[in-house]
RNA sequence: UGUUGUCUUCAGGGCAGGGUGAAAAUCCCGACCGGCGGUUGAAGUCCGCGACCCACGAUAGUGGCUGAAUUUCGUAAGAAUACCGAUAGUUAAAGUCUAGAUGAAAGAAGACAGAC
Numbered sequence: 001u002g003u004u005g006u007c008u009u010c011a012g013g014g015c016a017g018g019g020u021g022a023a024a025a026u027c028c029c030g031a032c033c034g035g036c037g038g039u040u041g042a043a044g045u046c047c048g049c050g051a052c053c054c055a056c057g058a059u060a061g062u063g064g065c066u067g068a069a070u071u072u073c074g075u076a077a078g079a080a081u082a083c084c085g086a087u088a089g090u091u092a093a094a095g096u097c098u099a100g101a102u103g104a105a106a107g108a109a110g111a112c113a114g115a116c
Base pairs, nucleotide, nucleotide: 003114004113005112006111007110008109009108010107017029018028019027031096032095033085034084035049036048037047038046044083045082053064054063055062056061069081070080071079073078087099088098089097
């Protein structure tokens, strides 16, 4: 340094201001947000994964499903205009509120041990 095993910690952000209304952070105007790894100078919308959801199962788990981008300019950093966002709940329809969730997890960091 690489690999294997065990363990520990960490691991998601966001409706300001206004309109209508009996009632909306849910509708309308507008505002705001972007998990992990890879590729890249740069990634929510290129590739893969997690989560959510569905099926089976006593559990562990296995399988499935899984949204959205173009253009132009630039040496480059970048720019412009779009689009997308689980389930349940709610005086009224939710990417942003509440709940499952003080959860789980892609993964990140570290400790110890064995072998090479």

Model confidence (mean pLDDT): 78 of 100. The RNA shown here (FMN riboswitch aptamer (RFN element)) has 116 nucleotides and comes from Lactobacillus kalixensis. The organism belongs to Lactobacillus, within Bacteria. Rfam family: FMN riboswitch aptamer (RFN element). Rfam's curators write: The RFN element is a highly conserved domain that is found frequently in the 5'-untranslated regions of prokaryotic mRNAs that encode for flavin mononucleotide (FMN) biosynthesis and transport proteins. This element is a metabolite-dependent riboswitch that directly binds FMN in the absence of proteins.